Bacterial RNase P class A from a Pseudomonadota bacterium, 364 nucleotides, folded computationally. RNAcentral holds the sequence, with entries from ENA. Rfam family: Bacterial RNase P class A. By type it is a ribozyme. Its mean pLDDT, the model's own confidence on a scale to 100, is 76.
RNA sequence: UCAGAAGAUUGGGCAGCCGCACAUAUGUGAGGAAAGUCCGGGCUUCAUGGAAAGACGGUGCCGGGCAACACCCGGGAGGCGCAAGCCUACGGACAGUGCAACAGAAAGCAAACUACCUGCUCUGGCUCUCUCGAGAAGUCAGAAUAGGAAAAGGUGAAAGGGUGCGGUAAGAGCGCACCGCGCUUUUGGUAACAAAAGUGGCACGGUAAACCCCGCCGGAAGCAAGACCAAAUAGGAACACAUAUGGCGUCUUUCCACGUCGUGUUCGGGUUGGUUGCUAGAGCGUUUCAGCAAUGACGCGCCCAGAUGAAUGGUUGCCGCUUCUUCGGAAGAACAGAACCCGGCUUAUAGAUUUUCUGAAACU
Numbered sequence: 001u002c003a004g005a006a007g008a009u010u011g012g013g014c015a016g017c018c019g020c021a022c023a024u025a026u027g028u029g030a031g032g033a034a035a036g037u038c039c040g041g042g043c044u045u046c047a048u049g050g051a052a053a054g055a056c057g058g059u060g061c062c063g064g065g066c067a068a069c070a071c072c073c074g075g076g077a078g079g080c081g082c083a084a085g086c087c088u089a090c091g092g093a094c095a096g097u098g099c100a101a102c103a104g105a106a107a108g109c110a111a112a113c114u115a116c117c118u119g120c121u122c123u124g125g126c127u128c129u130c131u132c133g134a135g136a137a138g139u140c141a142g143a144a145u146a147g148g149a150a151a152a153g154g155u156g157a158a159a160g161g162g163u164g165c166g167g168u169a170a171g172a173g174c175g176c177a178c179c180g181c182g183c184u185u186u187u188g189g190u191a192a193c194a195a196a197a198g199u200g201g202c203a204c205g206g207u208a209a210a211c212c213c214c215g216c217c218g219g220a221a222g223c224a225a226g227a228c229c230a231a232a233u234a235g236g237a238a239c240a241c242a243u244a245u246g247g248c249g250u251c252u253u254u255c256c257a258c259g260u261c262g263u264g265u266u267c268g269g270g271u272u273g274g275u276u277g278c279u280a281g282a283g284c285g286u287u288u289c290a291g292c293a294a295u296g297a298c299g300c301g302c303c304c305a306g307a308u309g310a311a312u313g314g315u316u317g318c319c320g321c322u323u324c325u326u327c328g329g330a331a332g333a334a335c336a337g338a339a340c341c342c343g344g345c346u347u348a349u350a351g352a353u354u355u356u357c358u359g360a361a362a363c364u
Base pairs, nucleotide, nucleotide: 001360002359003358004357005356006355007354008353009352010351012319013318014317015316016315017314018313020029021028022027031335035346036345038344039343040342041341042340043222044221045220046219048257049256050255051254052253053252054251056218057217058216059215060214061075062074063073064072065071076090077088078087079086080085091213092212096211097210098207099206113153114152116148117147118146119145121143122142123141124140125139126138127137128135129134130133161179162178163177164176165175166174180202181200182199183198184197185196186195187194188193226276227275228274229273236267237266238265239264240263241262246261247260248259249258283302284301285300286299288297289296290295321332322331323330324329
């Protein structure tokens, strides 16, 4: 200097004038994502609770953090990258079922397409012998058939471990060495797991983001939840079931206890008003300590919207940032706006500043 990787902060500032909302007598007022509504909770109501089972949903390597989580941190394994780093829907294929088009002989209990080897028969050639035509033996090639084999090649995403040597009629873990795989033991580690030694020729494969099996977790509905006040109407009607040995009690069933006296469906009427819930919190910032870290603890400091058809704005001036410039100046500025709250994840994001690390080249 170039190319990359992992983060952090910010995303205009100050002042005047005018205009708002809330709380109070002086202050505050839309974000890093307020978005998505994908998770987890706080809170509210219904539950009456206990036990068991099931359905449904979620999750899935190990350990830690947290109120909790599908989140975060640290490790392990596998994969990608020269590396810094990044990704993972990461339990089980010997419980069972399913699937793998086409190609190929064959895609799950096997199998032989082109080549290879051996035997019998037939044909032809060569060598040899003899009686001019044959014969015996050997050898080579071809055809057909029987047997051996899965190694060489082909097909495919994937074809019954891989490489090498020996062996064989030709071959094959058939044997051996190394790697791989299974089992046992030891060592390290909380663990996932890793390493070493020994042993066995050892392979009925793959796929669960297919159904499934296993482990763990989970009441339902939600601020339009609820509470209160005021007001109004029709203390409404029909149907079905049940009626105390019964029904109901926010997933279903069973048992026990408790409470209660109906349950369900349909049609119709009134109330669309006000107050509250509603913001001091699992709150924010920060020194120190513990911890690799996430995070936790003590101490100190701070109070930062609570609207309700919806405030958080408009305008002027100066300064700042980016681009261009004839150096006078001109233009531009992302994604985007609270509605009960909080912790995460995901998505969108012009520009500016900055930290650490990796690779390459050159110079000193």